[in-house]
């Protein structure tokens, strides 16, 4: 540097639901919770999706736990 994640150890993240708060909404924050995750860390660059609108455009709107891409990184094995 590349490949892999069967087993072990250490540590990490946190779906649904519930409560409180924020937002017109999508959705977000905190707490409880523990479905899952080897990038379920980070970035809206591409495709998709969602909100707003009669619809489209637009939106420094949402979404990274839909796929791709970029970037950083733990443990073990080869």
């Nucleotide at each position: 540097c590349c490949u892999c994640a069967u087993a072990a150890a250490a540590g990490g993240u946190a779906a649904a639901a519930u409560a409180c708060g924020g937002g017109a909404a999508a959705c977000c924050g905190u707490a409880u919770g523990g479905c899952a995750c080897a990038a379920a860390g980070c970035c809206a660059c591409c495709u998709c999706c969602c909100g707003c609108c009669a619809a489209a455009a637009a939106c420094g709107g949402g979404a990274a736990g839909a796929g791709g891409g970029g970037u950083u990184g733990c443990u073990g094995a080869g």